[in-house]
RNA sequence: GCAGCGUUGGGUGUUGGAGUUCACCCUUAACCGCCCUCAUCCGGCAGAUGACUCCUACUGAAUU
Repeated sequence: GCAGCGUUGGGUGUUGGAGUUCACCCUUAACCGCCCUCAUCCGGCAGAUGACUCCUACUGAAUU
């Protein structure tokens, strides 16, 4: 100097948090839903998860 193996950090996955798990990214990064629209403006819709199990917030209805 080259190659292989092992170990390890941080971040992201459209609205808060916890555990598990999956994927992606390494700072000029990953990521930032849908409809309408010339448009990233205006207007409208859905969703607290990427997935699973929960907590909390919010909305509606019924009952006491």
Fluoride riboswitch aptamer (crcB RNA motif) from a Terriglobales bacterium, 64 nucleotides, folded computationally. Rfam family: Fluoride riboswitch aptamer (crcB RNA motif). Its family is annotated with response to fluoride and positive regulation of gene expression in the Gene Ontology. The family has 289 seed sequences and 2,293 matches in Rfam 15.1. It was read from a public genome assembly, where an Rfam model found it. The source organism's lineage runs through Bacteria, Pseudomonadati, Acidobacteriota, Terriglobia and Terriglobales. Model confidence (mean pLDDT): 77 of 100.